[in-house]
Context: one part of a larger RNA
RNA sequence: GGAUGAACGCUAGCGGCAGGCCUAACACAUGCAAGUCGAACGGUAACAUUUCCUUCGGGAAGAUGACGAGUGGCGCACGGGUGCGUAACGCGUAUGCAACCUACCUCUAUCAGGGAGAUAGCCCGGAGAAAUUCGGAUUAAUAUCCCAUAGUAUUGUUGAUUGGCAUCUAUUAACAAUUAAAGCUUCGGCGGAUAGAGAUGGGCAUGCGUCCUAUUAGCUAGUUGGUAAGGUAACGGCUUACCAAGGCAACGAUAGGUAGGGGGCCUGAGAGGGUGAUCCCCCACACUGGUACUGAGACACGGACCAGACUCCUACGGGAGGCAGCAGUGAGGAAUAUUGGUCAAUGGACGAAAGUCUGAACCAGCCAUGCCGCGUGCAGGAUGACUGCCCUAUGGGUUGUAAACUGCUUUUAUACAGGAAUAAACCCCCGGACGUGUCCGGGGCUGAAGGUACUGUAAGAAUAAGGAUCGGCUAACUCCGUGCCAGCAGCCGCGGUAAUACGGAGGAUCCAAGCGUUAUCC
Numbered sequence: 001g002g003a004u005g006a007a008c009g010c011u012a013g014c015g016g017c018a019g020g021c022c023u024a025a026c027a028c029a030u031g032c033a034a035g036u037c038g039a040a041c042g043g044u045a046a047c048a049u050u051u052c053c054u055u056c057g058g059g060a061a062g063a064u065g066a067c068g069a070g071u072g073g074c075g076c077a078c079g080g081g082u083g084c085g086u087a088a089c090g091c092g093u094a095u096g097c098a099a100c101c102u103a104c105c106u107c108u109a110u111c112a113g114g115g116a117g118a119u120a121g122c123c124c125g126g127a128g129a130a131a132u133u134c135g136g137a138u139u140a141a142u143a144u145c146c147c148a149u150a151g152u153a154u155u156g157u158u159g160a161u162u163g164g165c166a167u168c169u170a171u172u173a174a175c176a177a178u179u180a181a182a183g184c185u186u187c188g189g190c191g192g193a194u195a196g197a198g199a200u201g202g203g204c205a206u207g208c209g210u211c212c213u214a215u216u217a218g219c220u221a222g223u224u225g226g227u228a229a230g231g232u233a234a235c236g237g238c239u240u241a242c243c244a245a246g247g248c249a250a251c252g253a254u255a256g257g258u259a260g261g262g263g264g265c266c267u268g269a270g271a272g273g274g275u276g277a278u279c280c281c282c283c284a285c286a287c288u289g290g291u292a293c294u295g296a297g298a299c300a301c302g303g304a305c306c307a308g309a310c311u312c313c314u315a316c317g318g319g320a321g322g323c324a325g326c327a328g329u330g331a332g333g334a335a336u337a338u339u340g341g342u343c344a345a346u347g348g349a350c351g352a353a354a355g356u357c358u359g360a361a362c363c364a365g366c367c368a369u370g371c372c373g374c375g376u377g378c379a380g381g382a383u384g385a386c387u388g389c390c391c392u393a394u395g396g397g398u399u400g401u402a403a404a405c406u407g408c409u410u411u412u413a414u415a416c417a418g419g420a421a422u423a424a425a426c427c428c429c430c431g432g433a434c435g436u437g438u439c440c441g442g443g444g445c446u447g448a449a450g451g452u453a454c455u456g457u458a459a460g461a462a463u464a465a466g467g468a469u470c471g472g473c474u475a476a477c478u479c480c481g482u483g484c485c486a487g488c489a490g491c492c493g494c495g496g497u498a499a500u501a502c503g504g505a506g507g508a509u510c511c512a513a514g515c516g517u518u519a520u521c522c
Base pairs, nucleotide, nucleotide: 001522002521003520004519006518007517008516009515010514013374014373015372016371017370018369019367020366021332026330027329028328030327031326032325035074036073037072040071041070043067044066047065048064049063050061051060052059053058081285082284083283090210091209092208093207094206095205096204097203100202101201105198106197107196108195109194110193111192113147114146115145116144123136124135125134126133127132153178154177155176156175157174158173159172160171161170163168183190184189211257212256213255218248219247220246223245224244225243226242227241228240229239230238260282261281262280263279264275265274266273267272287308288307289306290305291304310321311320312319313318338364340363341362342361346360347358348357349356350355377408378407379406380405388398389397390396391395414458415457416456417455418454422449427444428443429442430441431440432439433438466511467510468509469508470507471492472491473490477506478505479504480503481502487494488493
């Protein structure tokens, strides 16, 4: 000199953009953060319509819209948070899988036959303070099960061809065995099953790179390899049995400490050094420890089970819970914000769609935390006033064009009036094309921010400047007070009676809605 997620002190007008618990991965009140589909099903707890009856109080009907709970499907493995752990194939980079998986999406081909038994819910009864739970009867499906059918599917045996990079790969022929499905419908379709391919996403492996300590020198027994079996989507000591005695290490094994990694960021001419907030990619975690289930995918943040610590309810028998989601609270700390709005846009889940959900997201609020921009007037104005301060040749200097005053302007602020773009789709209506179920065109609807941005009018300098410093480094000097005292100080150093260094004043300098100080990095 530059920088920062800063803090503290004094001060403070506005706007735009960005940023905002670095500490206790400490504990959490309350609300919200993941649902959706009636075009899968039995239906009807509410609401509305319609129809019928009515003693005018009302009652009945699932019939229609719609829809609570339930069965079922898809989603809940995403999005959001945090950085505990991890020095590792965790990350980065480059490759490989002839050793793999992939729901939804796209394309191609072929199918979708016949049956069955239940079970929630509803109803009835019981237990319990509750959470919840037990029993009886009865019922549906795109829930579940059985039989049939079978291909380029799987497995087994045999043969042929082919390729390479060893183990082997790919294709193909024959035989045998095994394994499918679901219907709904507004009649347009939507959905289902099998096989192949694509796309996307993932899994695994390998080369190279990846902090400190040798005052850590030896480490290892599933350890290193082999055979066989099991297991996995898949190779593999991944696991097991047996066999062999290997494997790693001063080019630093093992051990300990520290730490999420990268793109990047800061600095620097560069090489380097430091660092890993915000944004993007990957990884890991979800009170602590462990485990599996379901599923295309989890060993699952707002799922399950067990144990532990903690908190809460209790009728004392037993139960409920997990903010490192968004807000918010307490605690800690030098220190870090609203218990806000909207799904209008983008994206996501479900749905044929309307739509519903979405603390993702988009917005708004608070904060000078940072960067950038703007303003606090402009021009004239000497009698160079008064005041203050300084000097003294008693007159001068400075403040100082500064002020007053005159003329002018009106950004911002204030008042009033107007007022966007961001949003064209989905959907509805009409038309065209022809690929006949899609595409295109026209019209209509849709704005949280927001009465915001922006524009106009009105009046008026009106509403708006501070901070540090002035011995040298280093831009800027005098007076008074004090007297090694009080104090200053980044370094050198200053102060003991004339202090440009302390405190105050006048003046000046540098920055400026900021200025300084502290901390940290180059």
Molecule: small-subunit ribosomal RNA, 5' domain
Organism: Flavobacteriales bacterium